A computed fold for a 346-nucleotide part of an RNA from a Prolixibacteraceae bacterium, annotated as small-subunit ribosomal RNA, central domain.
The coordinates come from a structure-prediction model, not an experiment, and the mean pLDDT is 88.
The RNAcentral record of the full RNA draws on SILVA.

Context: one part of a larger RNA
RNA sequence: UUGGGUUUAAAGGGUGCGUAGGCGGUUUUAUAAGUCAGUGGUGAAAUACUGGAGCUUAACUUUAGCAUUGCCAUUGAAACUGUAAGACUUGAGUUUGGUUGAGGUAUGCGGAAUGUGUAGUGUAGCGGUGAAAUGCAUAGAUAUUACACAGAACACCGAUUGCGAAGGCAGCAUACUAAGCCAAUACAGACGCUGAGGCACGAAAGCGUGGGGAUCGAACAGGAUUAGAUACCCUGGUAGUCCACGCCGUAAACGAUGCUCACUCGUUGUUGGCGAUACACAGUCAGCGACUAAGCGAAAGUGAUAAGUGAGCCACCUGGGGAGUACGCUCGCAAGGGUGAAACUC
Numbered sequence: 001u002u003g004g005g006u007u008u009a010a011a012g013g014g015u016g017c018g019u020a021g022g023c024g025g026u027u028u029u030a031u032a033a034g035u036c037a038g039u040g041g042u043g044a045a046a047u048a049c050u051g052g053a054g055c056u057u058a059a060c061u062u063u064a065g066c067a068u069u070g071c072c073a074u075u076g077a078a079a080c081u082g083u084a085a086g087a088c089u090u091g092a093g094u095u096u097g098g099u100u101g102a103g104g105u106a107u108g109c110g111g112a113a114u115g116u117g118u119a120g121u122g123u124a125g126c127g128g129u130g131a132a133a134u135g136c137a138u139a140g141a142u143a144u145u146a147c148a149c150a151g152a153a154c155a156c157c158g159a160u161u162g163c164g165a166a167g168g169c170a171g172c173a174u175a176c177u178a179a180g181c182c183a184a185u186a187c188a189g190a191c192g193c194u195g196a197g198g199c200a201c202g203a204a205a206g207c208g209u210g211g212g213g214a215u216c217g218a219a220c221a222g223g224a225u226u227a228g229a230u231a232c233c234c235u236g237g238u239a240g241u242c243c244a245c246g247c248c249g250u251a252a253a254c255g256a257u258g259c260u261c262a263c264u265c266g267u268u269g270u271u272g273g274c275g276a277u278a279c280a281c282a283g284u285c286a287g288c289g290a291c292u293a294a295g296c297g298a299a300a301g302u303g304a305u306a307a308g309u310g311a312g313c314c315a316c317c318u319g320g321g322g323a324g325u326a327c328g329c330u331c332g333c334a335a336g337g338g339u340g341a342a343a344c345u346c
Base pairs, nucleotide, nucleotide: 004317005316006315007300008299012314014201015200016199017198021194022193023192025088026087027086028085029084030083031082033081034080035077036076037075038074039073040072041071042070049065050064051063052062053061054060091191093187094186095184096183097182098181099180100179103177104176105175106174107173108172109171110154114150115149116148117147118146119145120144121143125136126135162169163168206247207246208245209244210243211242216240220236221235222234223233258313259312260311261310262309263308266291267290268289269288270287271286272285273284274283295302296301319346320345321344328339329338330337331336
């Protein structure tokens, strides 16, 4: 490079927005860059190929033709792609009216539980385990009652549920704010899809500064277990867990399945609309699930939410180890991240 692939064998970027680029709806006219046809020139000779000829044959030599798939010029064609101008409404969008939800940010409030403090009642144990011990307790614990304080998380509802691009989001209320869906009319007229670089967001842990610190709890200490026990179990417990601001930029960031569009047998449940109206629903649009036909698949399985049949664009793979390592560059306060080999070996 050609060809083949990417759920699980190697392989979909964590997610979005978007630049360049690639690709792009219906129709008319023009043009002739791409495209197609004719003609002319050129494409040295030798070599190669084909038919002859000459050395007894062959190699070899020689002759004629073909080829040289290209380039330039010119004359035409106008279906397709492009370009220019115009028209259209189905794609995309705007408008109006509804509606949905743990979507986001900020502020305030609430009860249960936990821990601590003070006071009361009360007395010898409590706690913990497979069994124990460390631990707490006559300086009155555990239990129980009242009051107070603190921080964190929001039982039931709760679901095979919902929302969000992903990460993720759950007590209640308010303010601000984003989005989807449905119904209906009008507007506008391809405004679209994808997206290398780029920019933004991005769980947990970790880092910086300042707060906070109830619970849980790496490290650490002690008690057990054990041959040992740097563990599993128990008693404690620092960082952290929480908040504000700033960094980090990674995850089995998973549906291990990139995004968009079109088409393709059925059954059934559920969420949000619309729904003649008979207030039940049939149906229909948009989601979320289960089972299955064909097809696909190595099989497991998937099966209108495709891994089926096609189109467009991007990303990625090419035996195992060495290795996501070394070196270089780059980002970061650091921890580290991104990019990313080779020798050697099987």